Description
Model confidence (mean pLDDT): 85 of 100. Predicted 3D model of an 87-nucleotide RNA (c-di-GMP-I riboswitch aptamer) from Rubrivivax gelatinosus. NCBI's taxonomy places the organism under Bacteria, Pseudomonadati, Betaproteobacteria, Burkholderiales, Rubrivivax.
RNA sequence: GCGGCCGAUGGGCAAACCCGGCGAAAGCCGGGGACGCAAAGCUUCCGGGCUACGGGCGGCAACGCCUACGCCAGCGGGGUUGCCGCC
Repeated sequence: GCGGCCGAUGGGCAAACCCGGCGAAAGCCGGGGACGCAAAGCUUCCGGGCUACGGGCGGCAACGCCUACGCCAGCGGGGUUGCCGCC
């Protein structure tokens, strides 16, 4: 350094929900809080999913449909980094 997994210790992260804030929304940030996670660290290259401000189409209108340049890494794959034990 690479691969594997039977395995501590010390730790790490933080779902739902609540409070405050940002955002049109999805969602995100801070605090509280733990459902869980051996990468639930980081990263949108691929697949998948969410939202539709704006744009397009329809409609008298109310609205409806389509659309990501927005979002999800705790949906999966990929890339990359990290802790410990054993082989």
RNAcentral records the identical sequence in 2 taxa.